[in-house]
Context: one part of a larger RNA
């Protein structure tokens, strides 16, 4: 120091947290709220039973006696319970610091794809997979049971349709300009210059995309500011203005989101930055980047009770070992 045990009185006063203990515990009987998706919730919870030997009864059982501290006498074997968060649930993950409120998940919904399907693998192949399927199919996103619901904006972006105008490549097209010169002019220097060649190249005709028109939020996203009114005050149903695509509805709301914040009221405690129930002043909720509920269900997070204890007041001791010292 380690591991294994055991402790008077107390009972979580330890501690970031009961982490670790300890406590529960198998069978059998009775008995079991709330709530519910009527399956559950449940093993809810709370009680009682059990040994031995004799009589008796066909048995269940009855009745007598017996012993002990105790009777599922060992050993193995659930602790319950309120109330909150997130996720519906079983399930899956960070092989070796994260198992969850992360992935999945049925379930909803947009979206592509009519088959040589769309999507993917392959060297722009051949061939493959999809699929020996064929829109109640398969790809792709996004959402996450179930119950009630899913509001306003298409002004940016992105995606569909459109196709009249406007822009517009490669091509097409070739007005014109350069360059060359037979050949002309000149006394020359030089200049003019046909036809061919050759370098350029204008005008006008070119698709799609773009602009354009329209359509589309369970498409990517967005969803206002000033002032001013009621016969106590306060506050503001109403009202004026400005800005915008359009100003956030329902429900929720100091929330896994609240900065001030230990917000204030209540409940719990002697005492509560946590919990729990409102309120709404939402710094910065808010509807499938889903929005509120939910019964189950969770080695899940959070408060709170119950029983139980060496977690603790505060040590103490037994046992086995390791260290050290002697042999």
């Nucleotide at each position: 120091c380690a591991c294994g045990g055991c402790u008077a009185a107390g009972g979580a006063a330890c501690u970031a947290g009961g982490c670790a203990a300890a406590a529960u515990a198998a069978c059998c009987g009775c008995g079991u709220a709330a709530c519910u998706u009527c399956g559950g919730g449940a093993g809810a919870a709370g009680c009682g039973g059990a040994c031995c030997c004799g009589c008796u009864g066909c048995g269940a059982g009855g009745c007598g006696g017996g012993c002990g501290c105790a009777g599922a006498g060992a050993a193995a074997u659930g602790g319950c319970c309120c109330a909150g968060g997130c996720g519906a649930c079983u399930g899956u993950u960070u092989a070796c610091c994260a198992a969850a409120a992360a992935c999945a998940c049925a379930u909803g919904g947009c979206u592509a794809u009519g088959c040589u399907a769309a999507a993917u693998c392959g060297u722009u192949a051949a061939g493959a997979u999809g699929a020996c399927g064929a829109a109640u199919a398969u790809g792709g996103c996004c959402u996450g049971a179930c119950a009630c619901c899913u509001g306003c904006c298409c002004g940016g972006u992105g995606c569909c349709g459109g196709a009249a105008g406007g822009u517009u490549a490669a091509g097409a097209g070739g007005g014109g300009g350069g360059c060359u010169u037979a050949g002309g002019a000149g006394c020359a220097a030089u200049c003019c210059g046909a036809a061919g060649g050759u370098c350029u190249g204008a005008a006008u005709c070119g698709a799609a995309g773009c602009c354009c028109c329209g359509g589309u939020a369970a498409a990517c996203g967005g969803c206002g500011g000033c002032c001013g009114u009621a016969a106590c005050u306060a506050u503001a149903a109403c009202g004026g203005u400005c800005c915008u695509a359009a100003g956030g509805u329902a429900g929720c709301g100091a929330a896994a989101u609240u900065c001030c914040u230990u917000g204030u009221c209540g409940g719990g405690u002697a005492a509560g930055u946590u919990c729990c129930g409102a309120c709404c002043u939402g710094c910065a909720c808010g509807a499938a980047u889903g929005g509120u509920g939910u019964a189950a269900c969770g080695a899940u997070c959070u408060g709170g009770g119950u029983a139980c204890u060496g977690u603790c007041u505060c040590a103490g001791c037994c046992g086995u070992g390791a260290g050290c010292u002697c042999g």